[in-house]
Context: one part of a larger RNA
RNA sequence: AGACGGGGACCCGCACAAGCGGUGGAGCGUGUUCUUUAAUUGGAUGGUACGCCAAGAACCUUACCCAGGUUUGACAUCCUUCGAAGGACUAUGAAAAUAGACUGUGCUUUAUUGAACGAAGUGACAGGUGUUGCAUGGCCGUCGUCAGCUCGUGUCGUGAGAUGUUGGGUUAAGUCCCUCAACGAGCGCAACCCUUAUAGUUAGUUGGAUUUUUCUAGCUAGACUGCCUCGGUAACGGGGAGGAAGGAGGGGAUGAUGUCAGGUCCGUAUUACCCUUACACCUGGGGCUAGAAACGCGCUACAAUGGCCGGUACAAUGGGCAGCCAAAUCGCAAGAUGGAGCUAAUCCCACCAAAGCCGGUCUCAAUUCGGAUUGGAGGCUGAAAUUCGCCUCCAUGAAGCUGGAAUCGCUAGUAACCGUGGGUCAGAACACCACGGUGAAUACGUUCCCGGGUCUUGUACU
Repeated sequence: AGACGGGGACCCGCACAAGCGGUGGAGCGUGUUCUUUAAUUGGAUGGUACGCCAAGAACCUUACCCAGGUUUGACAUCCUUCGAAGGACUAUGAAAAUAGACUGUGCUUUAUUGAACGAAGUGACAGGUGUUGCAUGGCCGUCGUCAGCUCGUGUCGUGAGAUGUUGGGUUAAGUCCCUCAACGAGCGCAACCCUUAUAGUUAGUUGGAUUUUUCUAGCUAGACUGCCUCGGUAACGGGGAGGAAGGAGGGGAUGAUGUCAGGUCCGUAUUACCCUUACACCUGGGGCUAGAAACGCGCUACAAUGGCCGGUACAAUGGGCAGCCAAAUCGCAAGAUGGAGCUAAUCCCACCAAAGCCGGUCUCAAUUCGGAUUGGAGGCUGAAAUUCGCCUCCAUGAAGCUGGAAUCGCUAGUAACCGUGGGUCAGAACACCACGGUGAAUACGUUCCCGGGUCUUGUACU
C1' cells in the first nucleotide's frame, strides 16, 4: 500500500421489513446429472451452468455409431496430357458410385493456340467441429450503471509511498458548496442520442368525411428550482402556485481502471502439437428423442371471484410474392375446392382478440372440476411422419382437493390475470423477443440476513 475481521462509524440497494403472486407436492413440456447404449456428438457446472450455445435434431442439419465406398481428394493454387461444355440412355447398387455405349463439336486466334469447363496423371499441397480458452486476438458474462479509477506539476517522507481523492455539509452521483499544501487535468457521473406524455404548425397516398377532430410523418415550443414561501454562509432541502408534465417527468441505448488464468480454439481468425489410404471425404441406415432415479426452468390444474352453452363490446405491435390468401361451396372439425385482391395506412393474415358484459345451466361432488393416458377414424407439411412431427373428431377419463423444510419475483400503468403478433421455420413452441387489454396491495422503518460504497481500527495474511 492492499486484502481480511462473527472490529467501529456513516450511507445505499425488492437486501430485510410491510404486502401481492409463485416455486418446492400432482400430470405434462423442456434442459441437466446419472445410468444405459453400437452411438445416445460436443461444450456450459455456486452466485456468473441447467427452455444455455440451439432464432426451432424425421432426411439434411450432424460434429456421434454401423455399413458400403474415395485417396491430390467435397473445396483452393500451380504443372503435363486429353477432351469443348453439356445432354439423354443401359447394367449393377440402398445410395454414393462403378462399368459401358450414344449424341454434341460452340467462343477466340498471327489457324500454332487461348479462355471457361470436364477427365486422367504427378507432386508441392488440400483437409481436420482433432488437442490446448492455462499460448492468443476478437466478442461476451460478472462485480455494476456500483461511483469509483488515475495523471502532470508542487509539497511531505531515507524509501515503498502519501497528499490531491481527506474533513464539514449536500446529492442518484468523486454531484455540487465550504474548508484545506495543494493547484489543475483525464477516464467514468451528468448532458448531447432514441422513445413516450402536452400544445402549436406544415403536409396528407391512406383513413374518416359536414366541420371541429382522430390518425400518419416532419418541424417547433415547453421544465430551468424560472416564481412565491420556510430553513441554510453556500451547495441544497421542505412546502406552494401555475402547468399536460416538477424538481433526473416515465422508459431505452450507453458499462471507467480493473477482478474472476471466468466463457468461447464447435462462429470466424490464430501459436504450438497431432492425423495424412485417415483423426480427411462421399453415401444409406441408426443415434442426438433411451429411463430405475435426482435436480433446475416452465405449462395445465386442483374449481363457484368457477366450468359449460347462447348472445354481445373494445386493442396495439407486427408479417406477407417459392408469400399473405378474400368472397362462395363442401366438411361436425382439422381442412379441402376455389380463385378475387395485394410488392401493402389501399388487399390479406384478421368482422383481427381474450379476459369483460348480458342471459341460462351446474350446487360442492374427484363433480358438467381436471385433463394425463390409451383405442379408433381422419387432415396437413414433406421423396419420406415406423424409430421420431403437428392438428381435428369420437370414445377413454389417470394423478391432483392449494403443496414439508426451504426458496423466488415484484414499488405503478408495476405485480397479477388476459389474449395478440413476430423471428427461427417445408412442417414442428408450454420457449424466446415484442404488443396491447383489465389492473391492485404495501413500504412503520434500517435492529437483523445478503451484496456494495466511504472513512477509521486491529492483524499469526500478501

About this RNA:
Small-subunit ribosomal RNA, 3' major domain from a wastewater metagenome, 462 nucleotides, folded computationally. It matches the Rfam family "Bacterial small subunit ribosomal RNA". RNAcentral holds the full RNA, with entries from SILVA.